[in-house]
RNA sequence: AAAUUCAAUGUACAAGCCAUCCAUAUAUUUCUGGCAAUAAGGGUCAGGAGUUUCUACGAGAAACCGUAAAUUUCUCACUAUGGGUGAAUCCGCAUAAGAU
Numbered sequence: 001a002a003a004u005u006c007a008a009u010g011u012a013c014a015a016g017c018c019a020u021c022c023a024u025a026u027a028u029u030u031c032u033g034g035c036a037a038u039a040a041g042g043g044u045c046a047g048g049a050g051u052u053u054c055u056a057c058g059a060g061a062a063a064c065c066g067u068a069a070a071u072u073u074c075u076c077a078c079u080a081u082g083g084g085u086g087a088a089u090c091c092g093c094a095u096a097a098g099a100u
Base pairs, nucleotide, nucleotide: 003100004099005098008095009094010093011092018086019085020084021083022082023081024080025079026056029049030048031047032046033045034044035043041065042064050057058076059075060074061073062072063071
């Protein structure tokens, strides 16, 4: 000086990703038109409004409607932006006494 092995120690700050929670937006809401079903049904297509907002605007259950043209309630998200939180261990990485 180099290599191997390796006790031990450290792995901070910031950012990003991910997970989760909170806030804001929107009420998963509403309007218009066409077509369609009828208690084994309650749908479908298109367009618009709603957000200092991209996207989404559905699903399930219950009720109700005695055969008519109309549904109602409840529960569950995604997306956009901002904020909070994320222990320990192992692995990995860094330093590296000593040994060979």